[in-house]
RNA sequence: UCACCGAAACGGCAAACCGACUGUGAGGUCGGGACGCAAAGCCACAGGUCUCUCCGAGGCAGCUGGGCUACUGAA
Repeated sequence: UCACCGAAACGGCAAACCGACUGUGAGGUCGGGACGCAAAGCCACAGGUCUCUCCGAGGCAGCUGGGCUACUGAA
């Protein structure tokens, strides 16, 4: 220095639910709120799943796998 692991510390994100807005819908955005998260940061490539104006288009990255990037650095 790199990789694995994840103790401690500084912090970070934000489920359900509620309110507003938006979309045909799955959902999304903002505010409140915290179930949890060591990538719960990003990517729709593969699987899975959901929606629709359905043979095509779209959503879910906090479903699984994969890719890229990243704070700290005990054992």
This is a predicted structure of a 75-nucleotide RNA (c-di-GMP-I riboswitch aptamer) from Rhodopirellula sp.
The coordinates come from a structure-prediction model, not an experiment, and the mean pLDDT is 85.